[in-house]
């Protein structure tokens, strides 16, 4: 020197990940609301309890008619942050709910576990949905590394090493590549 280890910096995978915003479709002729008819004693918010309120001046519910949204989710564009990007799951803490109590959903944060990535098919869940998302399974594709086999190139031959390419098999992002500091080290 090669090499090994901690740490740091910069990158790659590609229909790559996520967020914000504008427009569009859909949600939907749905909900709230108004009128009429029926009907007859209960009704309220996702569930339960307490309390309160409404209701024979007809509530709730159903039908007809008028009138008539929005959110979540989706598509396209733009911008931004990134490559455990991000998703899922368990648990903890906080907020919040209708105005009380116990919970669920929802939002934010922490910890543990798990998934390399995108698409397709099937099943399940959420959802208005045949959209989409999430999870599981399946067979291919793709990137990366280890091992094995083969090949190309080097002034010529042989051997070896390194580089690149092809194939097989397997692993996981706490990974991979390059560089740097420090330490070890002949």
């Nucleotide at each position: 020197a090669g090499g090994u280890g901690u740490g740091g910096u910069a990158g790659a995978g590609g229909u790559g990940c996520g967020a914000u915003u504008u427009c569009c479709a859909a949600a939907a002729g749905u909900a709230a609301u108004c009128g009429c008819c029926g009907g007859a004693a209960g009704g309220a918010g996702c569930g339960g309890g307490a309390a309160u309120c409404c209701g024979a001046u007809g509530a709730c519910c159903g039908g007809c008619g008028g009138a008539g949204a929005a959110a979540g989710g989706g598509g396209a564009g733009a911008u931004c942050g990134c490559c455990g990007a991000a998703g899922c799951u368990u648990u903890c803490g906080g907020g919040g709910g209708g105005c009380c109590c116990c919970g669920g959903g929802c939002c934010c944060g922490g910890a543990g576990g798990u998934u390399g990535g995108g698409a397709c098919g099937c099943c399940a869940g959420u959802g208005a949905a045949c959209a989409a998302c999430u999870g599981g399974c399946g067979g291919a594709c793709u990137g990366u590394c280890a091992c094995c086999g083969g090949g190309a190139a080097c002034g010529a031959c042989c051997c070896g090493u390194g580089u690149c390419c092809c194939g097989g098999c397997g692993g996981a992002g706490c990974g991979c590549u390059a560089c740097c500091c420090c330490a070890c080290g002949a």
Background
A computed fold for a 186-nucleotide RNA from a Bacillota bacterium, annotated as Lysine riboswitch aptamer. It matches the Rfam family "Lysine riboswitch aptamer". Rfam describes the family as follows. Riboswitches are metabolite binding domains within certain messenger RNAs that serve as precision sensors for their corresponding targets. The prediction has a mean pLDDT of 75. The model forms 98% of the base pairs in the Rfam consensus.